Description:
Predicted 3D model of a 72-nucleotide RNA (transfer RNA) from a Bacteroidia bacterium. Its Rfam family is "tRNA". The family's RNA type in Rfam is transfer RNA. The sequence is in RNAcentral, with records from ENA. Model confidence (mean pLDDT): 81 of 100.

RNA sequence: GCUUCUAUAACUUAACGGUAGAGUACUUGCCUCUUAAGCAAGGAGUUGAAAGUUCGAAUCUUUCUAGGAGCA
Numbered sequence: 001g002c003u004u005c006u007a008u009a010a011c012u013u014a015a016c017g018g019u020a021g022a023g024u025a026c027u028u029g030c031c032u033c034u035u036a037a038g039c040a041a042g043g044a045g046u047u048g049a050a051a052g053u054u055c056g057a058a059u060c061u062u063u064c065u066a067g068g069a070g071c072a
Stems, first nucleotide, its partner, number of pairs: 001071007010024004018055001026042005048064005
């Protein structure tokens, strides 16, 4: 330099172009002599950035950023 893959909650990850979910963690309550475990509820996402297509984009297209792999 070229090709290719990945980027979504604190972490691990789902999501036919049509309301962004789950597990762990966190907070509160219950339970317990206390802790752990268990039960119930809750908060937390401008879906890496910018533009485009579309009635509608996490999803399709382009560029950029960061990281991984391959070739030279």